Annotation: This is a predicted structure of a 107-nucleotide RNA (SAM riboswitch aptamer (S box leader)) from Desulforamulus aquiferis. The sequence was found by an Rfam model in a public genome assembly. The source organism's lineage runs through Bacteria, Bacillati, Clostridia, Eubacteriales and Desulforamulus.
This record gives sequence, structure tokens and C1' cells, in this order.
RNA sequence: CUCUUAUCCAGAGUGGUGGAGGGAAAGGCCCUAUGAAACCCGGCAACCGGUCAGCUUAAGCUGACAAGGUGCUAAUUCCUUCAGGACAUAGUCCUGGCAGAUGAGAG
Repeated sequence: CUCUUAUCCAGAGUGGUGGAGGGAAAGGCCCUAUGAAACCCGGCAACCGGUCAGCUUAAGCUGACAAGGUGCUAAUUCCUUCAGGACAUAGUCCUGGCAGAUGAGAG
């Protein structure tokens, strides 16, 4: 980098260092010197792994825990982008897709 698959309306800091950007792209709309990114610490969660318990012939399923590997820690993946539909001028809403993110597996 590509492919497969699962998830993406929940949750998480008045901390330290740092100093101007950040929210994938585009258009919006936002965050930010009352301190951006990044790093550290803390935290959240339970994808993988682990321990324990229940069910099951087994495969496996469910639940609890959180010391391991990741991940995450403004706004639904911040909203929209393509297609269809409902009410309808605008617009609002719903469904699916594309794209993206993360885990696990494969090349």
C1' cells in the first nucleotide's frame, strides 16, 4: 500500500511540557493566546490477547475484571458531498452507498 471482516448517535482532564495551528479531502460550520498541533501523565472503552464465572457434547455464546497489544479522549465519522424516499418553495427528516477512522486477519 491492497484485500476481507466488525464497529463508528455511548464514554473519557480546571494536569505538565510546548508554543500556532487544528477539525482526512472539497464546501460549510466550528475549535484555538481563557493556549492549536505534538509529546508526557491521567482517563475512557473492551477490538485482540489474558483471568474468572455461567450455559453448551464441542465449536462457541454470555457476563465480570482490566496488570498486556492497539485505539480513543470538542461538536454523531462536526454537517454535507452520490442515489432513493417522506413532508414540502426554501428546507427538514429517513434509508442505502462512496469516502474516512479503528481493530482483527490475509497478501

Model confidence (mean pLDDT): 84 of 100.